This is a predicted structure of a 72-nucleotide RNA (transfer RNA) from an Alphaproteobacteria bacterium. Taxonomically the source falls in Alphaproteobacteria (Bacteria, Pseudomonadati, Pseudomonadota).
Formats: sequence, structure tokens, C1' cells
RNA sequence: GCCGCCGUAGCUCAGGGGUAGAGCACACCCUUGGUAAGGGUGGGGUCGCGUGUUCAAUUCACGCCGGCGGCA
Repeated sequence: GCCGCCGUAGCUCAGGGGUAGAGCACACCCUUGGUAAGGGUGGGGUCGCGUGUUCAAUUCACGCCGGCGGCA
């Protein structure tokens, strides 16, 4: 330099046009004599950045940035 994949909660990841989710973690509550385990509730997101398409974009297109892999 060229090609491909990936970027969503603190972490690991789903979701591929119509109000953004799970597990773990965190806070509180229940249960216990106390802890662990278990159960419940809650907080936490410019969906990497920008432009475009669309009535509507996390989702589609293009560019850029970053990560990983392959080729040279």
C1' cells in the first nucleotide's frame, strides 16, 4: 500500500429501518444469627465521528478515525 471483519452500558456481547437489550459488574431491598449463594428493584448509552438516502437511521450508502486478521 491492497483486501476483509469489527466499533452498541464499566466489561463481554445481542439487536441489521419504527421509543436500545441481555449476562456480569455497581446501588438499594428481601431472605440469614452473620456471610456466601439465591430472588427483586434501580442507576448507567451523543449505538466511534461526519455527510447522504428516508416520513423515520444503532440498522442502508459514502468518507474519515481506531482495533484485529490476511496479502504484498
Its mean pLDDT, the model's own confidence on a scale to 100, is 83. Its Rfam family is "tRNA". By type it is a transfer RNA. Gene Ontology term of the family: triplet codon-amino acid adaptor activity.